[in-house]
Molecule: Bacterial RNase P class A
Organism: Gaiellaceae bacterium
């Protein structure tokens, strides 16, 4: 100097003017002991983030529903541990990438079923014969008609060529993918047909809590896609603080009771006494308001501006019931550990 991982900061200090919450103080208003409301000319104190964001996952809380179970739907999916839980965290296994530190992975099932694979290609899954290779049969006639061997000189056979019947998945060609790979044997030519190694499958042993790893043996091989439907395991009742709780007053309206008193009502629970002409319920309205709601805590929604000095000249972005996560955005800077290379000792 490079890269990787983890953690942290997110302009600082001072002055000043504001804004919001709370406490004290002062003033005003109302019941008037003490409270309630408003105001500030006062004092003190507190006042955004690592993501406050996206609202993706989970929980608290709240209301509704609910005997229990199932269907549908959704989420999730290697192992162990932590965690109320989580699409959470930590450690590990396996696979992929990287020279390494390290990073990434919805990572159960394709031998239940359905389905898909464009184009190209003969054939895309118990497949396929296009070229090529090989056996056998026929022909070498009109065009063309060669070479070799044998010969009784008439001809016969082989190679070759053409056609046909078969065999063959070694080779060519197509494709992202062609029915295990490489090599040898074998064969008319071929082929797990046979053998060795490798991959995969099954099984046994050993190690590991486990995912899994290592080794032995076996018969020789069962392609890919489930972030396609689907199957299997696990989890999920619904709605979210505009949830929910408390809950007025005035006007106006409706119904009922009472109206010179043996009386509704008030002092007052009862009697006497006194006061007094209205009183009660409902609608207005579950409205306003309060609460839920906070060591920021609003409900027109505060957290800002200016000046001075300094520096590396300041990014992404701002709470709205709370909490645990995930994801995304982010100028610049600091610390620690590690990788590979170079240099020095």
């Nucleotide at each position: 100097g490079u890269g990787c991982a983890g953690g942290c900061c997110g302009g600082g200090u001072g002055a000043u003017c504001g804004c919001g919450g709370c406490g004290c103080c002062g003033c005003c208003g109302c019941c008037c002991a003490g409270g309630c409301g408003g105001c500030g000319u006062g004092c003190g104190u507190c006042g955004a983030g690592g993501a406050a964001a996206g609202u993706c996952c989970g929980g608290a809380c709240a209301c509704c529903g609910c005997a229990g179970g199932g269907c549908a739907g959704g989420a999730u999916g290697c192992u162990g541990g932590c965690g109320c839980a989580a699409g959470g965290c930590c450690a590990g296994g396996c696979g992929g990438c990287g020279a390494a530190a390290g990073c990434c992975g919805a990572c159960g099932g394709a031998a239940a079923g359905u389905g898909g694979a464009a184009c190209a290609g003969a054939g895309a899954g118990g497949a396929g014969a296009c070229c090529g290779c090989c056996u056998c049969c026929g022909g070498c006639g009109a065009c063309a008609g060669g070479u070799c061997u044998c010969u009784c000189c008439g001809g016969a056979g082989a190679c070759g060529c053409c056609g046909g019947u078969g065999g063959u998945a070694a080779g060519g060609g197509u494709g992202a993918a062609a029915c295990g790979g490489u090599g040898g044997g074998g064969u008319a030519a071929g082929a797990g047909c046979c053998c060795a190694c490798c991959a995969g499958c099954g099984u046994c042993g050993c190690g590991g809590c486990g995912a899994c790893g290592c080794g032995g043996c076996g018969g020789c091989u069962u392609g890919c896609c489930a972030a396609a439907c689907c199957c299997c395991g696990u989890c999920c009742g619904g709605u979210g603080c505009a949830a929910g709780g408390c809950g007025a007053a005035c006007a106006g309206g409706g119904c009922c009771c009472g109206c010179c008193a043996c009386g509704a009502g008030g002092c007052u629970g009862c009697c006497c006494g006194c006061c007094c002409a209205g009183g009660g319920c409902c609608c207005g309205g579950g409205u306003a308001g309060c609460u839920g709601c906070c060591a920021a805590g609003a409900g027109g929604g505060a957290u800002g501006g200016u000046c001075a000095c300094c520096c590396c000249c300041g990014a992404c972005a701002g709470a709205a019931u709370c909490c645990g996560g995930c994801u995304u955005a982010c100028a610049g800077g600091c610390c620690u550990g590690c990788u590979a290379c170079g240099g020095a000792a």